The RNA shown here (transfer RNA) has 77 nucleotides and comes from a Balneolia bacterium. Its Rfam family is "tRNA". By type it is a transfer RNA. Lineage of the source: Bacteria > Pseudomonadati > Balneolota > Balneolia. The coordinates come from a structure-prediction model, not an experiment, and the mean pLDDT is 80.
[in-house]
RNA sequence: GAGCCCAUAGCUCAGUAGGUUAGAGCGCCAGGUUGUGGCCCUGGAGGCCGUGGGUUCAAAUCCCAUUGGGCUCCCCA
Numbered sequence: 001g002a003g004c005c006c007a008u009a010g011c012u013c014a015g016u017a018g019g020u021u022a023g024a025g026c027g028c029c030a031g032g033u034u035g036u037g038g039c040c041c042u043g044g045a046g047g048c049c050g051u052g053g054g055u056u057c058a059a060a061u062c063c064c065a066u067u068g069g070g071c072u073c074c075c076c077a
Stems, first nucleotide, its partner, number of pairs: 001073007010026004019057001028044005050066005
């Protein structure tokens, strides 16, 4: 320098022929249970889907650019 892959909640990850309100487990908070705690049960909070544009009636999903990470290849040494 060229190409490919990844980025979604605090953590680990789902979610592709574009389509009503974006989900799970763990964790966190509150309550129940218990003598206390744990386990278990119920409820709740928590996400501009890396960033900026574009296409579209509609974008996590398609296109372009860009940031960070990973892999492969080329050149030089």